[in-house]
RNA sequence: UUUGGAGUAGGAUUCAAAGCGUUAAGUGCUGGUGGAACGGAAUGUGAACACCGGACAAAGGGGAGUGACCCCGCGGUUUUGUUUCCGCAUUCGCCACA
Numbered sequence: 001u002u003u004g005g006a007g008u009a010g011g012a013u014u015c016a017a018a019g020c021g022u023u024a025a026g027u028g029c030u031g032g033u034g035g036a037a038c039g040g041a042a043u044g045u046g047a048a049c050a051c052c053g054g055a056c057a058a059a060g061g062g063g064a065g066u067g068a069c070c071c072c073g074c075g076g077u078u079u080u081g082u083u084u085c086c087g088c089a090u091u092c093g094c095c096a097c098a
Stems, first nucleotide, its partner, number of pairs: 001098001003096003010086003015081005020075003029054006038046001040092005060072004
């Protein structure tokens, strides 16, 4: 130097458990403000998440009978673990080969 390759944060998803809501929070959509992390490094790209608003909007039933509990459900529900898949661009670096 050539060719090939590895490695992250994280995202999606499956299942399980424990919760929350069912007196409607959350999820999803949207406006504003702030804004983390992101292969070993740099630059770029992008935008998780939080807060304040807006629009839309729901699945309850049974038992018990004064107890605020139990059971079966429901929610594009939360967290943790788990399965599978994905894991940006350029350059340098790293590994293998020649």

THF (Tetrahydrofolate) riboswitch aptamer from Companilactobacillus zhongbaensis, 98 nucleotides, folded computationally. The sequence was found by an Rfam model in a public genome assembly. The prediction has a mean pLDDT of 77. It matches the Rfam family "THF (Tetrahydrofolate) riboswitch aptamer". Rfam's curators write: Tetrahydrofolate (THF) riboswitch was first reported for Ames et al. as an RNA motif in 5' untranslated (5'-UTR)regions of folate transport and biosynthesis genes in Firmicutes genomes.